[in-house]
RNA sequence: GGGGUUGUAGCUCAGCUGGGAGAGCGCCGGUUCGGCAGACCGGAGGUCGAGGGUUCGAAUCCCUUCUUCUCCA
Numbered sequence: 001g002g003g004g005u006u007g008u009a010g011c012u013c014a015g016c017u018g019g020g021a022g023a024g025c026g027c028c029g030g031u032u033c034g035g036c037a038g039a040c041c042g043g044a045g046g047u048c049g050a051g052g053g054u055u056c057g058a059a060u061c062c063c064u065u066c067u068u069c070u071c072c073a
Base pairs, nucleotide, nucleotide: 001072002071003070004069007066010025011024012023013022019056027043028042029041030040031039032038049065050064051063052062053061
């Protein structure tokens, strides 16, 4: 330098064929308990790596770029 792959909540990840941004763990509050743990209920937390384009509408499609891993040279 070229090909492929990855990027979504604090962490691990899902998100199908373009239309609701989600799960588990963690965190905060409450109930239960004499207290802790556990259980149950509720809540906060996201510029979906970045910029642009297409579209009524983009995490998803297109272009550019950065990053992870990997193959070739």